[in-house]
């Protein structure tokens, strides 16, 4: 350095419910809260699913699968 991921250590993120707000919607932002996560950090490149549609397309989901990029620690 790469691979890998432990009854290790330091930490990190934050599902659902509820409240407020945005959006036609999927869904998203903030607060509460923790189901979980070794990339649950970033990225729509490919696919899936979802929403809208003038059926040409547009949007959402990265905590759906795969890929790419960056990254903490160091047992086997």
């Nucleotide at each position: 350095u790469c691979u890998c991921g432990a009854u290790a250590a330091u930490g990190g993120c934050a599902a659902a419910c509820c409240c407020c707000g945005a959006g036609u919607a999927a869904u998203c932002g903030g607060g509460c809260g923790a189901c979980g996560c070794a990339a649950a950090g970033c990225u729509u490149c490919a696919g899936g699913u979802c929403c809208c549609u003038c059926c040409g397309g547009g949007g959402a989901u990265a905590g759906c699968u795969g890929g790419g990029c960056c990254a903490u620690c160091g047992a086997a």
c-di-GMP-I riboswitch aptamer from Marinobacterium ramblicola, 76 nucleotides, folded computationally. Its mean pLDDT, the model's own confidence on a scale to 100, is 90. It was read from a public genome assembly, where an Rfam model found it.